[in-house]
């Protein structure tokens, strides 16, 4: 420097679930516990998915409005593809 991840070791992350005088319109997030898993379950970009407060379209109504659709400026990834970085071991 490159390849690989069967076993081992040192650390790391943390699904489901539970709790809450937490945040949010929602999706979801946060904190504490927990431990199914993970060699990138680190960072980042795109696709994808979820939500629809606000905006907007249509319809109804005398009207405050109501219903339905569209929409991310709100989110998620332990979905998917790329880029960058990185622990240990073996060759």
């Nucleotide at each position: 420097u490159c390849a690989u991840g069967a076993a081992a070791a040192a650390g790391g992350c943390a699904a489901c679930c539970c709790u809450c005088a937490u945040c949010g319109a929602a999706a979801g997030a946060g904190a504490g516990g927990a431990a199914c898993g993970c060699a990138a379950a680190g960072u980042u970009c795109g696709g994808g998915u979820c939500u629809a407060a606000g905006a907007u379209a249509u319809a109804a109504g005398a009207a405050u409005u109501u219903a339905u659709g569209u929409u991310a400026u709100g989110a998620c990834u332990g979905u998917u593809g790329g880029a960058c970085u990185g622990c240990c071991a073996u060759g």